This is a predicted structure of a 74-nucleotide RNA (transfer RNA) from a Candidatus Pacearchaeota archaeon.
Model confidence (mean pLDDT): 81 of 100.
It was read from a public genome assembly.
Rfam family: tRNA.

[in-house]
RNA sequence: GGGCCUGUGGUCUAGUGGUUUAUGACGUCGCCUUUACACGGCGGAGGUCGGAGGUUCGAUUCCUCCCAGGCCCA
Numbered sequence: 001g002g003g004c005c006u007g008u009g010g011u012c013u014a015g016u017g018g019u020u021u022a023u024g025a026c027g028u029c030g031c032c033u034u035u036a037c038a039c040g041g042c043g044g045a046g047g048u049c050g051g052a053g054g055u056u057c058g059a060u061u062c063c064u065c066c067c068a069g070g071c072c073c074a
Stems, first nucleotide, its partner, number of pairs: 001073007010026003018057001028044005050066005
């Protein structure tokens, strides 16, 4: 330098055009339970869906560029 893949709460992840609800687990916070801790139960907070532009009535999803990471070729 060229090609391919990935990017979604703190971490891992589902969703891959459809209406103002983006899923679950772990973690975190509160309450219950316990003498206390752990386990368990209930509830809450936490997301510019990597960034910008485009296509579309409508984009996390499709296209282009950029950024970051990974793999391969030279």